[in-house]
RNA sequence: GCCUCGGUAGCUCAGUGGUAGAGCGCUUGUCUUGUAAACAAGAGGUCGAGGGUUCAAUUCCCUCUCGAGGCU
Numbered sequence: 001g002c003c004u005c006g007g008u009a010g011c012u013c014a015g016u017g018g019u020a021g022a023g024c025g026c027u028u029g030u031c032u033u034g035u036a037a038a039c040a041a042g043a044g045g046u047c048g049a050g051g052g053u054u055c056a057a058u059u060c061c062c063u064c065u066c067g068a069g070g071c072u
Base pairs, nucleotide, nucleotide: 001071002070003069004068005067006066007065010024011023012022013021018055026042027041028040029039030038048064049063050062051061052060
C1' cells in the first nucleotide's frame, strides 16, 4: 500500500429502510432478624465522525477515523 470483518446501553451482543432491544450489571420496591437469591418496576443510547440517496437511514452509497485478521 491492497483486501475482508467489526465500532449499537457500564459490559457482551442482537437488530439489513418505518419511533432501537436482550442477557448481565445499576437504582427503587416486595420478601428476610440481616445479606444473598427470587419477584416487580425503573433509569441509562447524538447507533464511531462527516456527507449523499430516500417521504423516512443503525440499516443503502461515499469519505474519514479506530480495532481485528489476511496479502505484498
Molecule: transfer RNA
Organism: Microcaldota archaeon